[in-house]
RNA sequence: UUCUUAUCCAGAGCGGCGGAAGGACUGGCCUGAUGAUGCCGCGGCAACCCCUCUCUUCCUUGAAAGAGAGAAAGGUGCCAAUUCCUGCAGGACGAUCAGGUCCUGGAAGAUGAGAA
Numbered sequence: 001u002u003c004u005u006a007u008c009c010a011g012a013g014c015g016g017c018g019g020a021a022g023g024a025c026u027g028g029c030c031u032g033a034u035g036a037u038g039c040c041g042c043g044g045c046a047a048c049c050c051c052u053c054u055c056u057u058c059c060u061u062g063a064a065a066g067a068g069a070g071a072a073a074g075g076u077g078c079c080a081a082u083u084c085c086u087g088c089a090g091g092a093c094g095a096u097c098a099g100g101u102c103c104u105g106g107a108a109g110a111u112g113a114g115a116a
Base pairs, nucleotide, nucleotide: 001116002115003114004113005112006111007110008109013042014041015040016039017038021031022030023029025087027085028084043079044078045077048075049074051070052069053068054067055066056065057064058062083108088105089104090103091102092101093100
């Protein structure tokens, strides 16, 4: 980098450095010299992997798979706004110049795990 798969309306900030843009992209709307984004330190959230227990399944009885409960030592991740909203398709409402509201699916993106 690519592929597969799961999740994405919950949760969790202080200090130091530094000095201008940042929130992936579009259009919005926001954040930011009362110092953002970023980097570092400490703290925290969460529970994907790992770990413990229970149950179930089986032409493979296992260092197996699936489901549930628990824990937080370890590997990641995360700590403005639902992934901030949105984009593409369908539906419902609304109603006649307002181009809106809601729902479902998809796309894109992010993160984990596995593979190439």
Predicted 3D model of a 116-nucleotide RNA (SAM riboswitch aptamer (S box leader)) from Paludifilum halophilum. It matches the Rfam family "SAM riboswitch aptamer (S box leader)". Rfam's curators write: The SAM riboswitch is found upstream of a number of genes which code for proteins involved in methionine or cysteine biosynthesis in Gram-positive bacteria. It was read from a public genome assembly, where an Rfam model found it. The coordinates come from a structure-prediction model, not an experiment, and the mean pLDDT is 84.